[in-house]
RNA sequence: GCGCGGUUAGCUCAGUGGUAGAGCACUUCCUUGACACGGAAGGGGUCAGAGGUUCGAACCCUCUAUCGCGCACCA
Numbered sequence: 001g002c003g004c005g006g007u008u009a010g011c012u013c014a015g016u017g018g019u020a021g022a023g024c025a026c027u028u029c030c031u032u033g034a035c036a037c038g039g040a041a042g043g044g045g046u047c048a049g050a051g052g053u054u055c056g057a058a059c060c061c062u063c064u065a066u067c068g069c070g071c072a073c074c075a
Stems, first nucleotide, its partner, number of pairs: 001071007010024004018055001026042005048064005
């Protein structure tokens, strides 16, 4: 340099055009002498950034950034 794949909650991930979700974590309450476990409720998101297509975009297209893998180049 070229190609492929990824980027969504604090972490790990799902969601492939029509209300943004799960598990764990976190907060409060119940339970306990106390803690853990368990039960109930709750908070938390510019969906990496910009532009485009569309009635409507996390999802499709383009560019940029970044991570991983492969190939090429150099040595």